[in-house]
A computed fold for a 77-nucleotide RNA from a Candidatus Heimdallarchaeota archaeon, annotated as transfer RNA. Rfam family: tRNA. Rfam describes the family as follows. Transfer RNA (tRNA) molecules are approximately 80 nucleotides in length.
RNA sequence: GGGCUAGUAGCUCAGCUAGGCAGAGCAGCAGGCUUUUAACCUGAUGGCCGCCGGUUCAAAUCCGGCUUAGCCCGCCA
Numbered sequence: 001g002g003g004c005u006a007g008u009a010g011c012u013c014a015g016c017u018a019g020g021c022a023g024a025g026c027a028g029c030a031g032g033c034u035u036u037u038a039a040c041c042u043g044a045u046g047g048c049c050g051c052c053g054g055u056u057c058a059a060a061u062c063c064g065g066c067u068u069a070g071c072c073c074g075c076c077a
Stems, first nucleotide, its partner, number of pairs: 001073007010026004020057001029043004050066005
């Protein structure tokens, strides 16, 4: 330098193929239960969907550029 994959809640990850209300588990928070804790149950909270643009009535999803990480290939030595 080239190619591929990945980046979505505090953490681990779905959702992308085929555009149409952004989700799950865990953690944390509040409540219930319990003598208390743990466990269990209920509820709400929590998001620039890596960044910038484009297409579209509508983009996490499609297109372009950039960026970070991983893997592979190549070049120099």

The coordinates come from a structure-prediction model, not an experiment, and the mean pLDDT is 82.
The organism belongs to Candidatus Heimdallarchaeota, within Archaea.